[in-house]
Molecule: Purine riboswitch aptamer
Organism: Savagea serpentis
RNA sequence: GUAGAGUAAUAAGAAAUCCCACAUAUAAGUCGAAGAAUAGGCUUUGAUGUUUCUACAGGGCACCGGAAUGUCCUAACUAUGCGGGAAAGUGACUUUUGA
Numbered sequence: 001g002u003a004g005a006g007u008a009a010u011a012a013g014a015a016a017u018c019c020c021a022c023a024u025a026u027a028a029g030u031c032g033a034a035g036a037a038u039a040g041g042c043u044u045u046g047a048u049g050u051u052u053c054u055a056c057a058g059g060g061c062a063c064c065g066g067a068a069u070g071u072c073c074u075a076a077c078u079a080u081g082c083g084g085g086a087a088a089g090u091g092a093c094u095u096u097u098g099a
Stems, first nucleotide, its partner, number of pairs: 017086004022081004026055001029048007040064002049056001057074006
């Protein structure tokens, strides 16, 4: 582990919502198009990335100067799962009141 026998018990059964911590996803990433700024380094849009909906940002520094950014830091939101708390629901028992 499988099969058979015996004994005992008798089961009905989680899911609202909120908060906190954690895990997974994603690297708040990558590739384009059009436009804008240079006192700036963005805006709009299309893909891609997730067994994944959504999101794809902010700041420092470097660097560049009419056209192109690079790097570092911050550690958010969302999806799913798990744990804890609040809360809600249900049942049993006890007490009280009424019939």